[in-house]
Predicted 3D model of a 73-nucleotide RNA (transfer RNA) from Rhodanobacter sp. C05. Its mean pLDDT, the model's own confidence on a scale to 100, is 84. Its Rfam family is "tRNA". From the family's description: Transfer RNA (tRNA) molecules are approximately 80 nucleotides in length. Rfam links the family to the GO term triplet codon-amino acid adaptor activity.
RNA sequence: UGACGUUAGCUCAGCGGUAGAGCAGCAGGUUCGCAGCCUGCAGGUCGCCGGUUCGAAUCCGGUACGUCAACCA
Numbered sequence: 001u002g003a004c005g006u007u008a009g010c011u012c013a014g015c016g017g018u019a020g021a022g023c024a025g026c027a028g029g030u031u032c033g034c035a036g037c038c039u040g041c042a043g044g045u046c047g048c049c050g051g052u053u054c055g056a057a058u059c060c061g062g063u064a065c066g067u068c069a070a071c072c073a
Stems, first nucleotide, its partner, number of pairs: 001069006009023004017054001025041006047063005
C1' cells in the first nucleotide's frame, strides 16, 4: 500500500423492502435417573461515524481491528 473479513455466546447465511440457521443456553416432554431424542422459548444499536435512498446488514466515503499479499533497508 492492496485484497478479503467484521451479523446472536460460537461457526456462518443473508447482496435495497420487518435480521436467519446450526451448535450452545433455558423450559417442558420422554426416562427410575442421566445421556440421547422431540417440542417450545430467549438471545443481535449487523465493528464505529457520516452520506445516498421513500427505505441500507446490503450501495458510497471515512475510520478501527483481524487475516493474507506486496513494497520499503